Predicted 3D model of a 1439-nucleotide RNA (small-subunit ribosomal RNA) from an uncultured bacterium. RNAcentral holds the sequence, with entries from ENA and SILVA.
[in-house]
RNA sequence: AGAGUUUGAUCGUGGCUCACAACGAACGCUGGCGGCGCGCCUCUCACAUGCAAGUCGAACGGAGUUCUUGUUGUCUCAAUACAGCAUUCUCUUCUUGGCGAAAGGGUCUGUCUCACGUCUGUCUCCUACCCUCUGGAUGGGGAUACUCCCGGGAAACCGGGCUUCUUACCGAAUAUUGUCCAUCUGUGCAAUUCUUAUGGAUCUCUGUCUUCUGCAAUCAAGGCGCCAGAGGAUGGGCCUGCGGCCUAUCAGCUUGUUGGUCUGGUCUUGGCUCACCAAGGCUCUGACGGGUCUCCGAACUCUCUGGUUGGUCGGCCACACUGGGACUCUCUCACGGCCCAGACUCCUACGGGAGGCAGCAGUGGGGAAUCUUGCGCAAUGGGCGAAAGCCUCUCGCAGCGACGCCGCGUGGAGGAAGAAGGCCCUCGGGUUGUCUACUCCUUUCGUCUGGGAAAAAGUGCUCUGCAAUCAGCAUCUUGGUACCUCAAGAAGAAGCCACGGCUCUCUCUGUGCCAGCAGCCGCGGUCUGACAGAGGUGGCAAGCGUUGUUCGGAUUUACUGGGCUUCUCUGGCGUGUCUGCGUCCUCUUCUGUCAGGUGUGGAAUCCCUCUGCUUCUCUCAGGAAUUGCAUCUCUCUCUGUCAGGACUCUGUCAUACAUGGGAGGGCGGAAUUCCUGGUGUCUCGGUCUCUUGCGUCUAUAUCAGGAGGAAGGCCGGUGGCGAAGGCGGCCCUCUGGGUCUUCUCUCUCGCUCUGGCGCGAAAGCGUGGGGAGCAAACAGGAUUCUAUACCCUGGUCUUCCACGCCCUCUACGGUGGGUACUCGGUGUGGGUGGCAAUCUCCAUCUGUGCCCAAGGGAAACCAUUCUGUACCUCGCCUGGGGAGUAUCUCCGCAAGGUUCUCUCUCAAAGGAAUUCUCGGGGGCCCGCACAAGCGGUGGAGCAUGUGGUUUCUUUCGACGCUACGCGAAGAACCUUACCUGGGCUUCUCAUGCUGGUCUUCUGAACCUCUCUGGGGGAUCUUCCUGGGGUCUCUCAGGGAGCCAGCACAGGUGCUGCAUGGCUGUCGUCAGCUCGUGCCGUCUGGUGUUGGGUUCUGUCCCGCAACGAGCGCAACCCUCAUCCUCUGUUGGUCUUUUCUCCUCUCUCUGGAAACUGCCAGCGAUCUGCUGGAGGAAGGUCUGGACGACGUCAAGUCAUCAUGGCCCUUACGCCCAGGGCUACACACGUGCUACAAUGGUCUGUACAAAGGGUUGCUCUUCCGUCUGGAGGAGCCAAUCCCAAAAAGCCUAUCCAAGUUGGGAUCGGAGUCUGCAACUCGACUCCGUCUACGCGGAAUCGCUCUUCUUCGUGGAUCAGCACGCCACGGUCUAUACGUUCCCGGGCCUUGUACACACCGCCCGUCACACCACGAAAGUCAGUUGUACCCGAAGUGGGUCUG
Repeated sequence: AGAGUUUGAUCGUGGCUCACAACGAACGCUGGCGGCGCGCCUCUCACAUGCAAGUCGAACGGAGUUCUUGUUGUCUCAAUACAGCAUUCUCUUCUUGGCGAAAGGGUCUGUCUCACGUCUGUCUCCUACCCUCUGGAUGGGGAUACUCCCGGGAAACCGGGCUUCUUACCGAAUAUUGUCCAUCUGUGCAAUUCUUAUGGAUCUCUGUCUUCUGCAAUCAAGGCGCCAGAGGAUGGGCCUGCGGCCUAUCAGCUUGUUGGUCUGGUCUUGGCUCACCAAGGCUCUGACGGGUCUCCGAACUCUCUGGUUGGUCGGCCACACUGGGACUCUCUCACGGCCCAGACUCCUACGGGAGGCAGCAGUGGGGAAUCUUGCGCAAUGGGCGAAAGCCUCUCGCAGCGACGCCGCGUGGAGGAAGAAGGCCCUCGGGUUGUCUACUCCUUUCGUCUGGGAAAAAGUGCUCUGCAAUCAGCAUCUUGGUACCUCAAGAAGAAGCCACGGCUCUCUCUGUGCCAGCAGCCGCGGUCUGACAGAGGUGGCAAGCGUUGUUCGGAUUUACUGGGCUUCUCUGGCGUGUCUGCGUCCUCUUCUGUCAGGUGUGGAAUCCCUCUGCUUCUCUCAGGAAUUGCAUCUCUCUCUGUCAGGACUCUGUCAUACAUGGGAGGGCGGAAUUCCUGGUGUCUCGGUCUCUUGCGUCUAUAUCAGGAGGAAGGCCGGUGGCGAAGGCGGCCCUCUGGGUCUUCUCUCUCGCUCUGGCGCGAAAGCGUGGGGAGCAAACAGGAUUCUAUACCCUGGUCUUCCACGCCCUCUACGGUGGGUACUCGGUGUGGGUGGCAAUCUCCAUCUGUGCCCAAGGGAAACCAUUCUGUACCUCGCCUGGGGAGUAUCUCCGCAAGGUUCUCUCUCAAAGGAAUUCUCGGGGGCCCGCACAAGCGGUGGAGCAUGUGGUUUCUUUCGACGCUACGCGAAGAACCUUACCUGGGCUUCUCAUGCUGGUCUUCUGAACCUCUCUGGGGGAUCUUCCUGGGGUCUCUCAGGGAGCCAGCACAGGUGCUGCAUGGCUGUCGUCAGCUCGUGCCGUCUGGUGUUGGGUUCUGUCCCGCAACGAGCGCAACCCUCAUCCUCUGUUGGUCUUUUCUCCUCUCUCUGGAAACUGCCAGCGAUCUGCUGGAGGAAGGUCUGGACGACGUCAAGUCAUCAUGGCCCUUACGCCCAGGGCUACACACGUGCUACAAUGGUCUGUACAAAGGGUUGCUCUUCCGUCUGGAGGAGCCAAUCCCAAAAAGCCUAUCCAAGUUGGGAUCGGAGUCUGCAACUCGACUCCGUCUACGCGGAAUCGCUCUUCUUCGUGGAUCAGCACGCCACGGUCUAUACGUUCCCGGGCCUUGUACACACCGCCCGUCACACCACGAAAGUCAGUUGUACCCGAAGUGGGUCUG
């Protein structure tokens, strides 16, 4: 300090979300130690048990106990013992009495209040205990508790009687003071109250302890008390200024209310109370009402200003089961007091009683949630007491809880074999990881041993006149704690969360829109870095995450510090009061402003520096700060005040001007309609086309006359006027505002404006008129799937006038008003000046437009008429939806208007601009796209493919164009992938490893092979040795084969939406991009657009662009002309001799075509039109060649391949069947329906191919398919091979035929192991449908459509399909309006999965929220009335 999220992308607006910090927290997982803190936030819910307020005998009486002394009695000789009495001392206890119990401790219910905070005041008051000073204390009286006796009651407790003390109670005396009354004086702003003086009246308890003398008594002194007065201190009461919550959908409130006088009351002022009098008091600076809530020092957060909070610590208030009330007191209307009422609980003998944990522990309940029924008065503080001392859950400590903060530890150093194991892997390795093992070392904390504090000062006693000192003893919680220390030993001590982006951290496996995750965006549909697990990594660490809350980020309420043309946001317009703001100069003053001083701003906290616990948290001390309030003083820049002056605000006299400004009245012409009359006839009217309608009773048309209402042609204009709404024929009357010029006066009179008041289009409402035309509603007719519409014919309200309402709008310049300032250019309305009489020109003021600079803006755009630069003021906005809705108030006759929410829901909604797409938007252009033509398909039969159905199986794929005679250039077996049945399991096949390969049996097959070296044997050669050759046996090794086993093979199994490659289509359409530069905040633009031209982004010109690339074109092949080379197997020749290579033809290499030439058109250029020449003329024809990309197009079944799946089977082999089924539907073809024809005879002319497992001439046989035998040819040689249509004759004669040739029967041929399912062909017989085809639809622009035949691939055989070849040979194109497809430019867009888009409303179902509902229950508040306790005050009566 920011980030994510709206879009295909961009900029800005705007919300949502995240990262930080914090907590009296809770939950999940985990958990070693210590210190310091903290711990019912929820039910002011109910409470068992114990404790939390007593103390004083030095105030008094009684009782008891112990002790001293004396005495009496009993027992005894006596001592002694026991009992009693008196006395003294010590102690305890009950009553009376004194002080305390109003503090301390707890809680946060009420309260928006002088409750709190802060500054004052008290001339309106009190103050026990404490301190200082002054004075005083004389003399009496009568009761009463306790005790004792009697009685009642279960108890709590109560009643009666006898006796008695006091510092208890009641009188009297004393008067320098005090208090009260009357009169007077003084101070002061103010005095009935303060002060002074005089006079009068009046009030005040003699207790207790000690010392002195032998005792007692008395006296005296002292201590503690008492009374009165004055003062202080402390604590309180009362009053006031200022400060801090929400709500106006609470706007008026108030009768003790506001003030006065008397009375009462209080410590005291006061309507605090009462009687009377007056009618006041508060309020938009928010009264009154409603809601919510203790307030503060401070805490959290924050750069600051602020926002939120008020637990612990500290201060104040309030409360004590709920409500009310007083008593007593210095102080209470009283937490552990009283009385009454109520609810609840408990005891009871049923008559009656008792109680109040929001004190400390603790229990139940509530709740996500919050502790021990501990120890001690040693310390701090408090009560009583003279004191010792007693009491003290105030407090000091301990316990429980990771609740928080702080600190420490869980080991350290070395250590590569980079171990094992785990995980991943491209199988090579990588990683965990120096981690472990192993070696050496240390011992904090914990365990164990032994010591062991300070804090601690004091107080008491020894030891009483008072004071001080010394010594000893006692007391001392925490605590045998902190701390120190022996010993042992790495030994006892790490988890949690995350890993798609934001946000540091990545892989595998499982799952398969399932399970699940998620703070936002979002992940998951078979390779998920987002789910779950694992390994690894990252972050923090005795904690880590989650949830909740607050602040921050959020300048997202903006004072600091935002906005309002189009994103939320200027009121419809004016007038004007309060408020706010306000010209120049001088003087005055000092309110604000500025500066300084004083007082106060409690302590603690925060900050700085120190102190003490080893450090830290914590603590101690000092400083600073506490930005505030009050008061005193200084200054005079600005503001304000007082006074004087000025004239450039404003207003105004005078002279002119323009004007659809407003109101009322009158007048006029054109047109529509209607009425009357004339002329005149059949339709008129209306529409895309019709129909309703009008018309033979004379319409429409036309002429004349009349009636009535409304509206104002031309002029007329980004021209005029008005505040806006708005205003247009002419004239008259009344009236408002504006502008110019000169000049006079006034002298701040001004600007804005909540509430108020007025105006306010159209529609609508009320009353009464008026009503020609137009015209909601309505009616009829059309259109249409429908047509409650658009169109037509009618037609009422309304529209018009008067009066009264309504008060809204895209009431818009989408721009509130005022003032000042900031370059220019060019129009136009009104005025003035320049000799001003005209024109022109110039200058200037005021309006109204356009263009543009600076500047502004998200951009579009605005730009002296500002959206610029500043000031003043008003209104308004704060994500979208819900909603300008509900409800309330106010207004209205109504319709409605005004003000204006919430629940709930989404992560966006919205603005400007960009690129593409799209448009039944526009412009330009192209294509057999249409049109103009020719021939087909769709109807029939058959062939073939597909769907569907069927089947054990009918293998699979292809599905708009771009699947359907497609993969398949050829399914009888094979193919074959499918089905049925049978068989095999390391395999049909590849590679590697291990072991065996000796014998026997069974089945099948094969009957192991080879190389090198060593050895033995036999034999041949040689005279012999040696050497060599051949055969055989054996040993060792290698290779191959075979057998067994292990890895593997194999898969036409899945995924073409994991892929490569290949292919289709848009489309042979002319496009698609880049570099640098320039423009723009950016996405982007420019280039590539424009003017021409072209088949073409082809070329030319222009241009902030200049260049380049992939495409186009060209280069390649073919065809057409010529030349040249070549010359057999070809040609020529015809006697098939010889010869020749001119020609045809074959092959090689060249030439030729480039708008080159001419004319015209074109401003020029590119080019276009025509012509010449030429074999060919404007791309000569045809082909191959297919840009960036689109369709998740097609193909895992050509092939390759990731992942998944099968492995005695989803693999492999064999036999048969199927792919050939058949109610039906569709596509593509063949043959036809005939005479432009069929049939028969004769006869002519091609090209291009193929051939040895082959093509097969000729000859013979067969009606034919074909058969037999046998030449030629590996081909310019031989063969297939006959070309057919055509042409010349003949015949048929318009018919289901001599058209047509399906189907079926019979007989055969050929291929092939095999022709049944299931081949082709031949002959004989049979002779179906069909007579040119509905809606619709296909191809073709010249050697083309049509028509005719020929060949080839596949292939044993099988061709109406496919691929090639030549023969014959039309018609038409005005043209681009329309259909389809495409290209460029432009425009709109709420589309971007891109119009097969997006999107609106109803309904159905489910859920949520809010409302209504017969009623019913509870709470709160207000009002009216009734009953009414205790109590206080008063009256009366009695005692």